Predicted 3D model of a 91-nucleotide RNA (Glycine riboswitch aptamer) from Streptomyces harbinensis. RNAcentral records the identical sequence in 2 taxa. NCBI's taxonomy places the organism under Bacteria, Bacillati, Actinomycetes, Kitasatosporales, Streptomyces.
[in-house]
RNA sequence: GCGAAUCUGAAAAGCGGGCCCCCGAACGGGCCCCACCCACGGUGCAAGCCGCAAGGCGAACCUCUCAGGUGCCGAUGACAGAUGGGGAGGG
Numbered sequence: 001g002c003g004a005a006u007c008u009g010a011a012a013a014g015c016g017g018g019c020c021c022c023c024g025a026a027c028g029g030g031c032c033c034c035a036c037c038c039a040c041g042g043u044g045c046a047a048g049c050c051g052c053a054a055g056g057c058g059a060a061c062c063u064c065u066c067a068g069g070u071g072c073c074g075a076u077g078a079c080a081g082a083u084g085g086g087g088a089g090g091g
Stems, first nucleotide, its partner, number of pairs: 002086001005083005014034001016033006035070003041066001042064001044062001048057003
C1' cells in the first nucleotide's frame, strides 16, 4: 500500500391524476397511470494494446435508466475520514 468489519460524514428526483382500505373527516396505508433521479448493482465503449486478417481485450462519478430510488420522516448510498481482523502450524 491492499483489505473484511465497525463508527461517522455523504447527493439527486412528485405539492401530478385515479381507485381502494381505515374513517365522521383528516392523517396514514396499498395499488395503477404519468412524470422524474443516478452516487448500491448492472449495460455500453474511447485512446491504447494484441492479431496477417476477421476480430479480441479495454475505465469511470461518462452513458443507458434494466434494476434501484423520488410524494414528512426514515432507509439506501458511490465516495471520504477514523479504527482496522488479516498467512501457516501447535497448544